[in-house]
RNA sequence: ACUUUUCAUUGGCAAACUUUAUGAAAGUAAAGAACGCAAAGCCACGGGGCUAAGGAUACGUACUAAGAUAGCUGCGCUGCCUGA
Numbered sequence: 001a002c003u004u005u006u007c008a009u010u011g012g013c014a015a016a017c018u019u020u021a022u023g024a025a026a027g028u029a030a031a032g033a034a035c036g037c038a039a040a041g042c043c044a045c046g047g048g049g050c051u052a053a054g055g056a057u058a059c060g061u062a063c064u065a066a067g068a069u070a071g072c073u074g075c076g077c078u079g080c081c082u083g084a
Stems, first nucleotide, its partner, number of pairs: 006084002012037002017032006035071001041077002045074003048069001050067001054064002
């Protein structure tokens, strides 16, 4: 100096729920809140699940992502403390 594990310190993020805005919806943003998180920081490239406006249609809530999810996951990129 690097890697791994446990405990510790400083700061960080923020689920459900509520309100408002936005959106066809899924969802997203902001405020409150505090379930959790060492990448719960970034990225929709792969897989998964979600929605179905538009499209298509056998007219059946069945099909379809160009929507959305990184707090489902793999890959990639970046990164705080570092005492025992």